[in-house]
The RNA shown here (transfer RNA) has 72 nucleotides and comes from an Anaerovoracaceae bacterium.
RNA sequence: GGCCCCGUAGCUCAGUGGAAGAGCAGAUCCCUUCUAAGGAUAAGGUCGCAGGUUCGAAUCCUGCCGGGGCUG
Numbered sequence: 001g002g003c004c005c006c007g008u009a010g011c012u013c014a015g016u017g018g019a020a021g022a023g024c025a026g027a028u029c030c031c032u033u034c035u036a037a038g039g040a041u042a043a044g045g046u047c048g049c050a051g052g053u054u055c056g057a058a059u060c061c062u063g064c065c066g067g068g069g070c071u072g
Stems, first nucleotide, its partner, number of pairs: 001071007010024004018055001027041004048064005
């Protein structure tokens, strides 16, 4: 240099056109003599960045950035 895969909550990942969820972690409350465990509630997101297509984009297309793999 070429090709392929990945980038979504603090972490690990789902979601592949109708507008974002789970588990864990953290917060508050309940329970408990206290802690742990358990239960309930809420919060937490420019979906890597920019542009395009579309009535509508995390999702499709292009470029760029970052990570990984194969290869000359």
The same sequence occurs in records of 2 taxa. Its mean pLDDT, the model's own confidence on a scale to 100, is 83.